SAM riboswitch aptamer (S box leader) from a soil metagenome, 96 nucleotides, folded computationally. Its mean pLDDT, the model's own confidence on a scale to 100, is 86. RNAcentral holds the sequence, with entries from MGnify.
[in-house]
């Protein structure tokens, strides 16, 4: 700096935690985390077309990802009679 309302899971080992943090709400002995194997998604890097760009295409390789919108909220503003509702922006976080 860009993106985060889309997308994509089986097996083995393991044996109680996990969803960043806090609150909530969920997931988990019909097997959590972690590690391994295989598979997949996506298209940031990458490759090709196009004079460049815009745009389009590809997926071998490097990352990433494969419950729930980043699961929801957190701070500020708006809407509203009011709110635990709704909207916007920020913060925090994740990935490149």
């Nucleotide at each position: 700096c860009a993106u985060c309302g889309a997308g994509a899971g089986g097996g083995g080992u393991g044996g109680a935690g996990g969803g960043a943090c806090u609150g909530g709400c969920c997931c988990g002995a019909c097997g959590a985390a972690a590690c391994c194997c295989c598979g997949g998604c996506a298209a940031c890097c990458c490759c090709c077309c196009c004079g460049c760009a815009a745009g389009g295409g590809g997926a071998a390789g490097g990352u990433g990802c494969c419950a729930a919108u980043u699961c929801c909220a957190g701070c500020a503003g708006g809407u509203g009679g009011a709110g635990u509702g709704c909207c916007u922006g920020c913060a925090a976080g994740a990935u490149g």